Predicted 3D model of a 1520-nucleotide RNA (small-subunit ribosomal RNA) from a sediment metagenome. Rfam family: Bacterial small subunit ribosomal RNA.
RNA sequence: AGAGUUUGAUCCUGGCUCAGAACAAACGCUGGCGGCGUGUCUUAAGCAUGCAAGUUGAGCGGCAAGGGGGAGCGAUCCCCCCUAGAGCGGCGGACUGGUGAGUAACACGUGGAUGAUCUACCCGAGGCAUGGGGAUAGUCACUAGAAAUAGUGGGUAAUACCGAAUACGGUGCGCAUCGUGAGGGUGCGCAAGAAAGGUGCUACGGCACCGGCCUAGGAUGAGUCUGCGUCCCAUUAGCUGGUUGGUGAGGUAAGAGCCCACCAAGGCGAUGAUGGGUAGCCGGCCUGAGAGGGUGUACGGCCACACUGGGACUGAGAUACGGCCCAGACUCCUACGGGAGGCAGCAGCUAAGAAUAUUCCGCAAUGGACGAAAGUCUGACGGAGCGACGCCGCGUGGAUGAAGAAGGCCGAAAGGUUGUAAAGUUCUUUUGUUGGGGAAGAAUAACCAUGGGAGGGAAUGCCCGUGGGAUGACAUGAACCGACGAAUAAGCCCCGGCUAACUACGUGCCAGCAGCCGCGGUAACACGUAGGGGGCGAGCGUUGUUCGGAAUUACUGGGCGUAAAGGGCAUGUAGGCGGUCUUGUAAGCUUGGCGUGAAAGACCACGGCUCAACCGUGGGAUUGCGUUGAGAACUGCGAGGCUUGAGUGACGGAGAGGGAGCUAGAAUUCCUGGUGUAGGGGUGGAAUCUGUAGAGAUCAGGAAGAAUACCAAUGGCGAAGGCAAGCUCCUGGCCGAUGACUGACGCUGAGGUGCGAAAGUGUGGGGAUCAAACAGGAUUAGAUACCCUGGUAGUCCACACUGUAAACGAUGUGCACUAGGUGCUGGUACGGAUGUAUCAGUGCCGUAGCUAACGUGAUAAGUGCACCGCCUGGGGAGUAUGCUCGCAAGGGUGAAACUCAAAGGAAUUGACGGGGGCCCGCACAAGCGGUGGAGCAUGUGGUUUAAUUCGACGCAACGCGAAGAACCUUACCAAGGCUUGACAUCCAACUAAUCCCGUAGAGAUAUGGGAGUGCCCUUCGGGGAAAGUUGAGACAGGUGGUGCAUGGUUGUCGUCAGCUCGUGUCGUGAGAUGUUGGGUUAAGUCCCGCAACGAGCGCAACCCCUAUAUUUAGUUGCUAACAGGUAAAGCUGAGAACUCUAGAUAGACUGCCGGUGACAAACCGGAGGAAGGUGGGGAUGACGUCAAAUCAUCAUGCCCCUUAUGUCUUGGGCUACACACGUGCUACAAUGGACGGUACAGACGGAAGCGAAGCCGCGAGGUGAAGCAAAUCCGAGAAAGCCGUUCUCAGUUCGGAUUGCAGGCUGCAACUCGCCUGCAUGAAGUCGGAAUCGCUAGUAAUCGCAGGUCAGCACACUGCGGUGAAUACGUUCCCGGGCCUUGUACACACCGCCCGUCACACCACGAAAGUUUGCAACACCCGAAGCCGGUGGGGUAACCGUAAGGAGCCAGCCGUCGAAGGUGGGGUAGAUGAUUGGGGUGAAGUCGUAACAAGGUAGCCGUAUCGGAAGGUGCGGCUG
Repeated sequence: AGAGUUUGAUCCUGGCUCAGAACAAACGCUGGCGGCGUGUCUUAAGCAUGCAAGUUGAGCGGCAAGGGGGAGCGAUCCCCCCUAGAGCGGCGGACUGGUGAGUAACACGUGGAUGAUCUACCCGAGGCAUGGGGAUAGUCACUAGAAAUAGUGGGUAAUACCGAAUACGGUGCGCAUCGUGAGGGUGCGCAAGAAAGGUGCUACGGCACCGGCCUAGGAUGAGUCUGCGUCCCAUUAGCUGGUUGGUGAGGUAAGAGCCCACCAAGGCGAUGAUGGGUAGCCGGCCUGAGAGGGUGUACGGCCACACUGGGACUGAGAUACGGCCCAGACUCCUACGGGAGGCAGCAGCUAAGAAUAUUCCGCAAUGGACGAAAGUCUGACGGAGCGACGCCGCGUGGAUGAAGAAGGCCGAAAGGUUGUAAAGUUCUUUUGUUGGGGAAGAAUAACCAUGGGAGGGAAUGCCCGUGGGAUGACAUGAACCGACGAAUAAGCCCCGGCUAACUACGUGCCAGCAGCCGCGGUAACACGUAGGGGGCGAGCGUUGUUCGGAAUUACUGGGCGUAAAGGGCAUGUAGGCGGUCUUGUAAGCUUGGCGUGAAAGACCACGGCUCAACCGUGGGAUUGCGUUGAGAACUGCGAGGCUUGAGUGACGGAGAGGGAGCUAGAAUUCCUGGUGUAGGGGUGGAAUCUGUAGAGAUCAGGAAGAAUACCAAUGGCGAAGGCAAGCUCCUGGCCGAUGACUGACGCUGAGGUGCGAAAGUGUGGGGAUCAAACAGGAUUAGAUACCCUGGUAGUCCACACUGUAAACGAUGUGCACUAGGUGCUGGUACGGAUGUAUCAGUGCCGUAGCUAACGUGAUAAGUGCACCGCCUGGGGAGUAUGCUCGCAAGGGUGAAACUCAAAGGAAUUGACGGGGGCCCGCACAAGCGGUGGAGCAUGUGGUUUAAUUCGACGCAACGCGAAGAACCUUACCAAGGCUUGACAUCCAACUAAUCCCGUAGAGAUAUGGGAGUGCCCUUCGGGGAAAGUUGAGACAGGUGGUGCAUGGUUGUCGUCAGCUCGUGUCGUGAGAUGUUGGGUUAAGUCCCGCAACGAGCGCAACCCCUAUAUUUAGUUGCUAACAGGUAAAGCUGAGAACUCUAGAUAGACUGCCGGUGACAAACCGGAGGAAGGUGGGGAUGACGUCAAAUCAUCAUGCCCCUUAUGUCUUGGGCUACACACGUGCUACAAUGGACGGUACAGACGGAAGCGAAGCCGCGAGGUGAAGCAAAUCCGAGAAAGCCGUUCUCAGUUCGGAUUGCAGGCUGCAACUCGCCUGCAUGAAGUCGGAAUCGCUAGUAAUCGCAGGUCAGCACACUGCGGUGAAUACGUUCCCGGGCCUUGUACACACCGCCCGUCACACCACGAAAGUUUGCAACACCCGAAGCCGGUGGGGUAACCGUAAGGAGCCAGCCGUCGAAGGUGGGGUAGAUGAUUGGGGUGAAGUCGUAACAAGGUAGCCGUAUCGGAAGGUGCGGCUG
């Protein structure tokens, strides 16, 4: 410090997620040790048991038990010592310890105030302590009660209680005086107000110490007041009656409405009152670079609370955790009459919960209470125990060790890896076990000895030292020293990317994983396991939470044209900001001093535990607050000026700016009349409609309402909405020029106010046109639409509402600055100007800059300033709810649950478009012939079947694999066999191999008999090669699966003209350029131009056949000339001319001429030529597309079968048959059929072959055997054609299916199931619906021939030649393709994407008659305890009084207040609710097709209306 994730890819916006750190944590797996910390976050729920606050005999009376003594025989009594327990009194139980419920507050933090206060114990001072009195507990006696406890009577003490005396100083009052903002100080006078003793010593005089009282002071602690700071909600906007203030009285330690009486009517609030929610606050802690954000466990400070609520008492201090009273809930005891209790102290228990410890030891240390002290008490505290809960440290061994062991895993079988790892050898002993002695935490107290000091006559004492002097819970501790022995000690998570780390097997969208993206559907580096690896390590992962990353709330540090975001526009209040000069001030600001900012923590340094964690000491820091000096630039404030900002007046100017009135013409519709006759109207085409009752057309006249053609514009005006005939009146704003006046009067603007298109609403008018709704006609599958005919609200006016729009420049307002060029509008200046300059506006282009890009660019989206508004992922949703405005429609404000990992902007490349342009192709058109109808053949589907083996499925499957299924083939079915196998290799044994004949069987096979011995070497025993048989296992075998694991091969777009690269350049980038453009071509073919220049694969050419010629060579081919010769014949001699054969060569290149064209490329025409513009044909198929086809040609990974999914055999099937489709053949006839005669090819094949002649048969064929491995022989007769004859339009002399009989051939075998022949039979069919195919020249059409396969079987396929046409105007349309461009919400790419209703399931939410629970208040009733006040008829020791009695006190009663409780109506928050509403989610439901392309009616916004639904239509607006 970043990374992953939206896309085919890119840049941006933007969310989600991850890597880090932390934790009072929890869970899972695992677990050796130690140190230091830490441990009920839930339920302020309830608690058994024990302990947590006592102490003091040197304050007091006094004493059990015990010990001793005495008297007594003894019971018993007396005395002394010692004191437990209890009691009176004092001090302390207000500290310590716990918890965080309440509290949004002077509660806390920080700084002040107290001239408005108190303070026990403590400190240092001053003064004092005289003299009396009456009780009471304990106790004794009696009594009540179950108990708790209580009552009556008698007696008693004090440092308990109460008078009296005294009063330095203090308090109250009065006076005087000083002083302050203020209640402060000083002086005088009057009045009232104190006390307690104990112990030690003594020379008995007193002294000392500890206490007591008064006073002022200090210290400590506390109270009160106050500035500033301290969470969320405005869907909480108004709150307040002791409320705000005054006067007087009361009250308190003390100010105060703190309380009361009276008077006044105030006080708080947008700088957020009031209300609601949440919360103890802080030092700190976590995170972060910081600013911030989160948090408040432990430790420390403060506050609050102590079962819940209320109350006071005591006291220095409490409204009191381990005190009291009352009420309530709960628990316990009870003799039922009454009582007791409060763990949020330490342990512990129960429940709750994911979850949190011992009913431990000790007061040895530190601290506290009491005490003179010893000491007692102390669950504070010190320690130990439990928990890896956290932090820190240590260990689980070190060295050596290659045969790179074994085993595991992988493997191409070579090996690799685990891995120096182990074993082995050697060493060490932290830790562990065991043993040993043995620091520090302990200081000092009492006491002993002793030194010094103050005072004093001395003693005891007091103060300061010195030396002795008891005490250890932890602790079987730490540390140290021995002994033993590698001995006692490693796991967890991860390995697709982010993110370090990969293989195998299993599984097969299953099981499962997952933080995000996403893995898993038979080869999963993503699941599970194993091996290996990576990370951390006594831990490791997961979950939760916080900060970070997140500049993703942006103060530091973001944005708003199109991504979310500028308010519809103005005016203006508060507020914010504000020109220039002088001067003052000092609030802000800058800078010094002082105080404070507790300690701990954090940081730095040093130090102590072996280190560290931990701890100690010191320093800095604590960014703050207060106070006091100094400064005066800037801001503020005060005063005085200035003119440039702003404004005023005077002079000109333009304008659909606004309001009102009057007027005009054209058009439309309607009415009246004339002329006139059959249509009109409307549409893509029609119809509804209208017209012979006279329309439409035309002419004349009239009526009405609405809107103002041309001018007209990128024009003008207005703040925006918006404004358009002309004239008049009223009126707002703007601009120019001059500079007279005012003198900062300014800018912005939360709320507020006003204006605000269209639609809509109310009332009243008006109503010509147009036109939601509605009706009808069409279209359509439907058509609640688009189109047509009608038509109502409305459209218009007046007044009033509404307040919204794509109210848009999707761009807030104002000011300033920053290159230019070119138009338009209105002014001005230069005497005029078309020129120049300038001001105000309005457009275009464009530099820099900015921007994600598009773009913007003085009219900024540039550079700055001021102020306002708004945004923070998509959906849910501008919805719900609340409030508010509105007559309503509805507007404004405006969430959450839930859900997704995207949604989005700009640009790029493709693809697509019922977008555009250009251009090709038998693509259409123009033609010829077919298919689709018939019969048959063949293939396919379907069906059937034991099986009808399998594959191929739009073009690009279907006479396809198959160039040929009777058996075989054959893969299928049935039955019968075999199991190392039909086939291959290895091993062992035996035998040569092989051949022949029986028997059984359907055969495979089984079984029996016979013949028969080879080759090489030899030591003659034997061994070897090859072959066969048998046996065991490794293995064979599989046309079993997967073509979506593959290779190879092939089809297709398409023989279409395209597809790319290098370098350069442009762009942030994907990419672009080149390859686009102008021409041209069959062609990205060529030329020209150009930020491109070149190149590659394709095109073309090179190759083959064919068309011409030359030449070479002449056999098997040829025969002109010569000769021979036949019935005929190159038959023979001969020839090498010709044809031909097959080698070589030539030829064609837009080469030549003319024209067109850009001086090009090229095109058009012509000449010559056998051939002319790639002459014709073939081979040749770019990058790629279709997960195209093929695992059944072959090869092959993986999976599967292994007495079977292998293999052998017989028979059957692949040939089935209601039917559907494809491809063909033959026809339907006369351009024909039949018969007779007759002519002319090319190419090909032939030895298990072709097979001549001859003979036989009607024929298929048979016989026969010559010749021929073929320019020689054979297949072999070509057919259409030509010449004749016949048929005469008919289901025929057309057509031949089907069937019968008789034959032939092949073959072991023609039944299922071959081909052919003869005779007989003679079906459909008379040219074929919708639709559809081929073909542009030697082509279509037509005719036959040959070949492959093959024993046999050809209408198929592949070739060959013969005869041999028609047509193409042209590119509008259909199909396919190429290039450029445009739009896009598509990228699996239009067979795309996608919207809404309905149906189903689930989820959360809203409404709802109500039901119910809490909370905070209000009104009234009742009214405990208690304080305060009142009261008199009860009671009463101290004081007064001789007494009576009084003062005072206690109890009682009454009153105010008053908790809990009750009643009531409202408020608020939640839960629940039949039913209901929309929303969200959900691989394959229904209906349509709204949107994205001109999305097939351009879309969208507002509004109204209609409709199953998307949606349609009207009006106005926008261009996205």